[in-house]
Molecule: Fluoride riboswitch aptamer (crcB RNA motif)
Organism: Pseudomonadota bacterium
RNA sequence: CAUAUCUUUGGGAAUGGGGUCUCCCGUAACCGCCGCAAGGCUGAUGACUCCUACUGCGUC
Numbered sequence: 001c002a003u004a005u006c007u008u009u010g011g012g013a014a015u016g017g018g019g020u021c022u023c024c025c026g027u028a029a030c031c032g033c034c035g036c037a038a039g040g041c042u043g044a045u046g047a048c049u050c051c052u053a054c055u056g057c058g059u060c
Base pairs, nucleotide, nucleotide: 010025011024012023013022016051017050018049019048020047021046032041033040034039
C1' cells in the first nucleotide's frame, strides 16, 4: 500500500426529553398537507407510555 473475513459503533422516522417496540440508512435514511399566488390546516409519537411546553372546557 492492496485484498478478504469477522467484530464493534453510529444515524434517521414534519416542533423538546426519557423508556419500550417496529422499520429504514451508511455515496444515505429524513426534511407534513392544501393552494397559481396570497394564504390556510393537523400534530410535540413511526406505535405505546411518562414528563415538559402549548391549546380548549370545567371547578376552587